[in-house]
Transfer RNA from Medakamo hakoo, 74 nucleotides, folded computationally.
RNA sequence: GGGCCUGUAGCUCAGUGGACUAGAGCACACGGCUACGAACCGUGGAGUCAGGGGUUCAAAUCCCUUCUGGCCCG
Numbered sequence: 001g002g003g004c005c006u007g008u009a010g011c012u013c014a015g016u017g018g019a020c021u022a023g024a025g026c027a028c029a030c031g032g033c034u035a036c037g038a039a040c041c042g043u044g045g046a047g048u049c050a051g052g053g054g055u056u057c058a059a060a061u062c063c064c065u066u067c068u069g070g071c072c073c074g
Stems, first nucleotide, its partner, number of pairs: 001073005007067001010026004018057001028044005050066005
């Protein structure tokens, strides 16, 4: 330099065009339970869906581009 893949909550991931409006588990905070913890139960906070642009009535999802990380080729 060329090709392919990847990026969604603090972490691991689901969601591959539409109307509970972006979700789950773990972690975290608060409450319950307990003699106190752990476990368990409940509630809650947390996301410019890597950035920018485009297509569309509608984009996390499709297209272009930049960037991050990874693999392969030279």
About this RNA: The gene name in the source record is trnR-ACG. Taxonomically the source falls in Medakamo (Eukaryota, core chlorophytes, Trebouxiophyceae, Coccomyxaceae). Its Rfam family is "tRNA". Rfam classes the family as a transfer RNA. Model confidence (mean pLDDT): 80 of 100.